[in-house]
RNA sequence: AGAGUUUGAUCAUGGCUCAGGACGAACGCUGGCGGCGCGCUUAACACAUGCAAGUCGAGCGAGAACCAGUCCUUCGGGACUGGGGACAGCGGCGAACGGGUGAGUAACACGUGGGUAAUCUGCCCUCGAUUCUGGGAUAGCCCGGGGAAACCCGGAUUAAUACCGGAUAGCCUCUCGAGCUUACGAGCUCGUGAGAAAAGGUAGCUUCGGCCUCCGAUCGAGGAUGAGCCCGCGGCGGAUUAGCUUGUUGGUGGGGUAAUGGCCUACCAAGGCGACGAUCCGUAGCUGGUCUGAGAGGACGAUCAGCCACACUGGGACUGAGACACGGCCCAGACUCCUACGGGAGGCAGCAGUGGGGAAUCUUGCGCAAUGGGCGAAAGCCUGACGCAGCGACGCCGCGUGGGGGAAGAAGGCCUUCGGGUUGUAAACCUCUUUCAGCAGGGACGAAGCCACUCGGGUUAAUAGCUCAGAGGGUGACGGUACCUGCAGAAGAAGCCCCGGCUAACUACGUGCCAGCAGCCGCGGUAAUACGUAGGGGGCAAGCGUUGUCCGGAUUUAUUGGGCGUAAAGAGCGUGUAGGCGGCCGCACAGGUCCGUUGUGAAAACUGGAGGCUUAACCUUCAGACGUCGAUGGAAACCGUGCGGCUAGAGUCCGGAAGAGGAGAAUGGAAUUCCUGGUGUAGCGGUGAAAUGCGCAGAUAUCAGGAAGAACACCCGUGGCUAAGGCGGUUCUCUAGUACGGUACUGACGCUGAGACGCGAAAGCGUGGGGAGCGAACAGGAUUAGAUACCCUGGUAGUCCACGCCGUAAACGAUGGGUGCUAGGUGUUGGGGGGUGUCGACUCCCCCCGUGCCGAAGCUAACGCAUUAAGCACCCCGCCUGGGGAGUACGGCCGCAAGGCUAAAACUCAAAGGAAUUGACGGGGGCCCGCACAAGCAGCGGAGCAUGUGGUUUAAUUCGAUGAUACGCGAGGAACCUUACCAAGGCUUAAAUGUAGAUUGACCGGUUUGGAAACAGAUCUUUCGCAAGACAAUUUACAAGGUGCUGCAUGGUUGUCGUCAGCUCGUGCCGUGAGGUGUCAGGUUAAGUCCUAUAACGAGCGCAACCCCUGUUGUUAGUUGCCAGCGAGUCAUGUCGGGAACUCUAACAAGACUGCCAGUGCAAACUGUGAGGAAGGUGGGGAUGACGUCAAAUCAUCACGGCCCUUACGCCUUGGGCUACACACGUGCUACAAUGGCCGGUACAGAGAGCAGCCACUGGGCGACCAGGAGCGAAUCUAUAAAACCGGUCACAGUUCGGAUCGGAGUCUGCAACUCGACUCCGUGAAGCUGGAAUCGCUAGUAAUCGGAUAUCAGCCAUGAUCCGGUGAAUACGUUCCCGGGCCUUGUACACACCGCCCGUCAAGCCAUGGAAGCUGGGGGUGCCUGAAGUCGGUGACCGCAAGGAGCUGCCUAGGGUAAAACUGGUAACUAGGGCUAAGUCGUAACAAGGUAACCGU
Repeated sequence: AGAGUUUGAUCAUGGCUCAGGACGAACGCUGGCGGCGCGCUUAACACAUGCAAGUCGAGCGAGAACCAGUCCUUCGGGACUGGGGACAGCGGCGAACGGGUGAGUAACACGUGGGUAAUCUGCCCUCGAUUCUGGGAUAGCCCGGGGAAACCCGGAUUAAUACCGGAUAGCCUCUCGAGCUUACGAGCUCGUGAGAAAAGGUAGCUUCGGCCUCCGAUCGAGGAUGAGCCCGCGGCGGAUUAGCUUGUUGGUGGGGUAAUGGCCUACCAAGGCGACGAUCCGUAGCUGGUCUGAGAGGACGAUCAGCCACACUGGGACUGAGACACGGCCCAGACUCCUACGGGAGGCAGCAGUGGGGAAUCUUGCGCAAUGGGCGAAAGCCUGACGCAGCGACGCCGCGUGGGGGAAGAAGGCCUUCGGGUUGUAAACCUCUUUCAGCAGGGACGAAGCCACUCGGGUUAAUAGCUCAGAGGGUGACGGUACCUGCAGAAGAAGCCCCGGCUAACUACGUGCCAGCAGCCGCGGUAAUACGUAGGGGGCAAGCGUUGUCCGGAUUUAUUGGGCGUAAAGAGCGUGUAGGCGGCCGCACAGGUCCGUUGUGAAAACUGGAGGCUUAACCUUCAGACGUCGAUGGAAACCGUGCGGCUAGAGUCCGGAAGAGGAGAAUGGAAUUCCUGGUGUAGCGGUGAAAUGCGCAGAUAUCAGGAAGAACACCCGUGGCUAAGGCGGUUCUCUAGUACGGUACUGACGCUGAGACGCGAAAGCGUGGGGAGCGAACAGGAUUAGAUACCCUGGUAGUCCACGCCGUAAACGAUGGGUGCUAGGUGUUGGGGGGUGUCGACUCCCCCCGUGCCGAAGCUAACGCAUUAAGCACCCCGCCUGGGGAGUACGGCCGCAAGGCUAAAACUCAAAGGAAUUGACGGGGGCCCGCACAAGCAGCGGAGCAUGUGGUUUAAUUCGAUGAUACGCGAGGAACCUUACCAAGGCUUAAAUGUAGAUUGACCGGUUUGGAAACAGAUCUUUCGCAAGACAAUUUACAAGGUGCUGCAUGGUUGUCGUCAGCUCGUGCCGUGAGGUGUCAGGUUAAGUCCUAUAACGAGCGCAACCCCUGUUGUUAGUUGCCAGCGAGUCAUGUCGGGAACUCUAACAAGACUGCCAGUGCAAACUGUGAGGAAGGUGGGGAUGACGUCAAAUCAUCACGGCCCUUACGCCUUGGGCUACACACGUGCUACAAUGGCCGGUACAGAGAGCAGCCACUGGGCGACCAGGAGCGAAUCUAUAAAACCGGUCACAGUUCGGAUCGGAGUCUGCAACUCGACUCCGUGAAGCUGGAAUCGCUAGUAAUCGGAUAUCAGCCAUGAUCCGGUGAAUACGUUCCCGGGCCUUGUACACACCGCCCGUCAAGCCAUGGAAGCUGGGGGUGCCUGAAGUCGGUGACCGCAAGGAGCUGCCUAGGGUAAAACUGGUAACUAGGGCUAAGUCGUAACAAGGUAACCGU
């Protein structure tokens, strides 16, 4: 210090989440030791039991047990004296401290700083003065009585440092008087009068008179400490709480208090508080501090410390220096306990402990040894304060669980590419050490002090007392603890979480959207580094994780330190109150501000230094630090305040102007509709097309006249005016504002503006008018699947006027107002100045105001803004803080209503949103191409058949291919085989092959039995070779096999877009970036082909070319091909000699390049009956397929990962099936005929194939073919080319067309033609007469038509596929439209990319919320009634010597009762909308011109 997450990617906005630290924690797993801390956060719930506040005999009386002595005795004991001193009592002090808790409290409760001249203060300290003299009671004890008890009553007797008189009075209090000082409240001094004191105890000495010591007591003064009261400032949420208050605010008199004060009371006045937040509601003890943070801040307020409050709940006083009192009292209430039912007792929020609540928090321990407290003269007693121990990993800190060596890198585990890797020096093994724990022994500091113990010194008259940093002795809960020493032995001591990214750490198996994980993003649907387990690894470690909470990260509330054109956010606009801010010069003050000094800011904590525990945690000490604080001295720039001045801001005035600024009144013409009349006749109107509608009762059209209402064409202009909304014929009246020019006046009079007030389009509402046109609702007609719409015909409210409401709009420049500053350019309205020119109008230059466009710097996430800022600054206001829920609910205010303003939460999501980028898409645009359309030719779709597919059927009809891009496809050839399917019968290392080894000599082959065959069995024969060995079989070892699954794990191959012209890179440049540029633009091309321009310059894969075939020519060569000339021969034929010209063959070469000409053009290039040429602009054809798309196809060509089967999902065999058949589709063949069929005759190819072959020729057969048989492994041999042409016949018909189907007879192949072959002959002679909607191919040697060949192959279902040649057309105006594609541009809410996205109702489930008749709680206030205890007031005939008291009574009052309201919860039949949910229903609203542009208000 950041990271993950919105997107295909980007930037910015924005939320969510994570990494850090912390905790009084809890939970899960685990757990060796020690130190120091901490330990009911919940029920301020209820409490059994024990303890937590007593002490003093040196204040007082009495005095049990017990001891000693004397006396008496009935020997039981009793009495007296002395000692002793328990329990209880009177009295004093303490009990108001210490300890607990945080309920209440938003307050002078707390913090901080002051005031007290408005106060008190026991014990303590200092100083002064005293402590004289009397009196009567009372508890206890004793006696008697009541009661269950608690306890109470009566009688008698008694003491005091208990109580009450009298004396004294420096001082004190009060009254009065005088003087001085003063903060005017008072203080000091003097005087007069009145008033108020006391208590003694003890040790010693004693001449018994007393003296003296110490402790007390009283009156005063002062101090210290503590407390009370008052004040300034500070620290919380809600305005959906806006008004609150009657003792209230003040005064006077009185009362009360230690003391001020409405603190209380009577009277008087009517005040007091509040937007700087009163009142009300909610929450809360406050602080030092703690946690976090760089800080500013934020959150918290355990332990420790200060303050406050409370003590079962509420009220009250008493005592006292101090309380309205935790372990006191009285009363009321709730609860618990005892009871003899009459009455009583109690208060753990003290320490332990119990129950309960809860996720959760300890021992009914030891000791007063230390520290501290109470009492006491002291010893001492008391002390659950405290010191210690116990329990708890609750936290922090420290230590250990061993150290060194040790590779055969052991075994085992896991993984594996089978080679190995890893666990891993880890273990074993060798050696060493012994902390901690264990055992044994020793053994503290803490003790200073105190001692009614002893001794010594000092002081003193004293051996008393006091005192000594003199000595000895005694005193320790912790504790036989810390610590030290010894002994033995590596011995007793490691877990938890994590391993997809964030975030360090990876593999295997299991599972298969299941089980599960998850902080966010997200994993899991058969290869999961994300689930579970294992191995391995990472992190921390006696702990580790999880959960919860707080701060941080979050600059995500922004003071430091944010924003508001489009992301959330400028109020619709103005006027203006409070408030905030404010021009120039001078003087003054010193409130703010700044500086110095000073006081305080408790300690602890924090930071630094030093020190103590072996270290650390922890502790001690010193210093620092700590406030918006107080006091005081100074400064005077700035802010402020006061005074004086100025004119630049602001305003007034004068002048001539512009304008749809506003209000009222009047008036004008065009148009529309209606009415009347004329002319006139059959339609008009309307639409995409129609219909409804109007019209022969005369429309529409046209002419004339009239009526009415509304709106103002042209002018009209990014022109004008207004604050905004808004304003448009013309004239008049009234009226507001503005710019310009002048510079006379005022002298800061200014800016903004919370509340407030006013204005405010349209729609809407009320009352009354008006109503031509338009026109929600409504009606009808169309459209449509529907059409409550879009379109059409009508049409009511409304639109118009007057008055009154409403108060909202995408009220927008989505941009609040004001002021100043910061380049320009170019238009334009208004005003002014100048030049020119004038009768003028134009035109040019300058200034000011307004209004536009373009642009620099700058700003911005970008888009964009840019002197009219979204730039640079200042001032003021408004507003925002993730999306949804929701601008909704509730409450309040406004409104006649509609509704408006203000304005949440539960719940839910991880996004929502902005700008820009690249694509894709559009029923967006532009340009261009293609047999894409058009123009043509021939088809398909109808028939029959062939073939493939779907479907159905079947034991099986094996499998795959399925829009284009499956369907005569894999298959270029299913009778068996193929074959993968089915049935049946068999086999189980079995088939084949290889390597290595062994054995045997047979194997092979023949015959034969059963059987469908496979198979099982019998039998005959009995090797070769000199050898090495060969062959065959058997056997051993190794490697099986699978057309089973996954093409969505893959390789390879292929289809398609598409032979479309595209797809990219390097460097540079532009951009924050995705990305762009290049590749765009203007031309051109078949082409990203080329040219020009150009922040691009180059390059690559594609295009083209290079390759093959073909078209022309040449050269070379000349057999099997050729034959012109020469010769020979034949009926005839290159048949022969020969020739090398020609054709041809097959190698090389030439040729074509827009090269030449003309025109156009900058060029590229295009054009031309151009020239030449065999060929002309790519000559024709082929091969060749960029980056990529479709999870396209194929695991069944092959290969291959993983999974699955193993007497079977493998293998063999026979038979069947793949050939089924109500049907549907694709692709073909043959036809429907005369451009034809049939018969006869006559021609002309190319390419390819051939020995288990092609087969001449001869013979036989009608024929398929058969029997012979020559040639040819082929430029040599083998094959009738057909259409065509010539001639004949048929004459338009289901035919001499057509040939399906069926019957019969055959041929051939083959082991075998039944299922299921082809071919031949005879006979039979079906449908079909040119094919609906729709649809395919083709642009020239093409379509069409004709035949030929080949692969596969025994044969063939081939009409298929692939080649070959013969004959040989028509048409293209053109690019509007359909389809596909390319480029540019535009919109987008799409990116799985329009087969996209997405909205609302309804139906179902779940969740939270609102309303609601009602039901039921809570806290607070008000009125009335009642009213305990108690203070105060009154009275007090009774009691007391007195002080005083009992009693009675009045006011107040806790509580209780009652009444009506308000506030705030819970719950509820029913109801309303909302959110989420799997693949439901209906439509299609939005995103593209989203198919009617969308959106806002009503």
Predicted 3D model of a 1498-nucleotide RNA (small-subunit ribosomal RNA) from an uncultured bacterium. Its mean pLDDT, the model's own confidence on a scale to 100, is 82. Rfam family: Bacterial small subunit ribosomal RNA.